[in-house]
Molecule: transfer RNA
Organism: Bacilli bacterium
RNA sequence: GCCUCCUUAGCUUAGCUGGUAGAGCAACUCAUUCGUAAUGAGUAGGUCGUAGGUUCGAAUCCUAUAGGAGGCA
Numbered sequence: 001g002c003c004u005c006c007u008u009a010g011c012u013u014a015g016c017u018g019g020u021a022g023a024g025c026a027a028c029u030c031a032u033u034c035g036u037a038a039u040g041a042g043u044a045g046g047u048c049g050u051a052g053g054u055u056c057g058a059a060u061c062c063u064a065u066a067g068g069a070g071g072c073a
Stems, first nucleotide, its partner, number of pairs: 001072007010025004019056001027043005049065005
């Protein structure tokens, strides 16, 4: 220098053919307990790496770019 893949909640990640962004763990609240843990119920937490474009509508498609991993030279 060229090619491929990854980036979504604090962490690990799902998300099909473009059509309301989900789960587990963690956090918080409540119940249960003499108390703690465990268990049960619930709540909050996301500008989907960034910037543009296409579209009625983008995490998803296109372009550029940042970071990471791998391969070739």